The RNA shown here (SAM riboswitch aptamer (S box leader)) has 142 nucleotides and comes from Neobacillus soli NBRC 102451.
The coordinates come from a structure-prediction model, not an experiment, and the mean pLDDT is 77.

Formats: sequence, C1' cells, structure tokens
RNA sequence: CUCUUAUCACGAGCUGGCUGAGGGAUUUGGCCCUUUGAAGCCCAGCAACCGACCUUAAAUCCAUUGUGAAAUGGGGCGCAAGUAUUUGCGCAUGGCACGGUGCUAAUUCCAACAGAAGGAUAUUCUUUCUGAGAGAUAAGAG
Repeated sequence: CUCUUAUCACGAGCUGGCUGAGGGAUUUGGCCCUUUGAAGCCCAGCAACCGACCUUAAAUCCAUUGUGAAAUGGGGCGCAAGUAUUUGCGCAUGGCACGGUGCUAAUUCCAACAGAAGGAUAUUCUUUCUGAGAGAUAAGAG
C1' cells in the first nucleotide's frame, strides 16, 4: 500500500504540566472550536478490539442461511454412560486492565451519490428515514 471481517448515538481533561496559532481527514458548501490557549508532546482518564491471566467441568472455531435476534451443519473442549466403534447433555452478553493498539467538543460536526415517505410550490425547494461511497480504529491475509 491492497484485500477481508467487525465497530463507529455510549464513555473519558467544560481547573493538570510544557508550548504558542491554528483546528474540526481530503475537495466544495455550511456550521462550529480556539490567546478564557488551537495542533503537538508529557501526564491523567475512557473503552475493552487482540494477547495474557482469573473464575468455570468446559469461557470454542468454521461454513451456509437471515436486515437482525438467531437457526442449521461440521470441528474443538468438558461431564456422564459403555469393553469399544459410539451415544447423551453442556461450553454463560463472565471477570480483570498486566501487555499491544485505540480514543478523550459537537453522530465520523452536517451535507454531497441513490432510493422511499411526507410538506410547500407548481417542478424546483425542503424535512425525515434507509442504503451506497469516502473515512477512522482493531484483527487477519497478501
């Protein structure tokens, strides 16, 4: 850099320290934040994606279908039965915050493209919702 999957309405500095002018990804438009201190760094905090650990007998993976809750099938694990092939039942929205990240104005600040419903007007404007696109973060693959 590309691809895949998941999440993006919650939460965390409206009084910490250093520094000193911009910032809200990009383009356009809007709307905001900001010398009563932007961005950045340190510190502090939030969350729980991945790993580790704890508790549990067992804290589990894949595929298909579904908008989704979930269902079905297969694997793994635990318990019980049986000499055995095997069979039955079960594996919880758990905890923690040690490690790797992330995040800490406003929904990802809002709109842009498509569709649906409604309103006004008489064919353009507008409101709401859904989807797409773009983006951010994590995990995995190349």

The source organism's lineage runs through Bacteria, Bacillota, Bacillaceae, Neobacillus and Neobacillus soli.